[in-house]
Molecule: transfer RNA
Organism: bacterium
């Protein structure tokens, strides 16, 4: 060089083109506890890699880019 694939919160994963992007671990606050740990209620964190298109709507579809894997060459 060519094809195939994956990128979503600190980490690991969800979301049939249509709700305010959902969970889990982890943080941080409170209960409980002699402290803590565990247990348990709640917070808080996400321009969905970038950059464009389609569409009444895009995390999801098309296109380039960027970065990981795999393949072939």
């Nucleotide at each position: 060089g060519c094809g195939c694939u994956c990128a979503u919160a600190g980490c690991u994963u969800a979301a049939u083109g249509g709700a305010u992007a959902a969970a889990g671990c982890a943080u941080c606050u409170g209960g409980u506890u002699g402290c803590g740990g565990a247990c348990u209620a709640g917070a808080a964190g996400a321009u969905u890699g970038u950059a464009g298109g389609u569409u009444c709507g895009a995390g999801u579809c098309c296109u380039a880019c960027u970065g990981g894997g795999c393949g072939c060459a």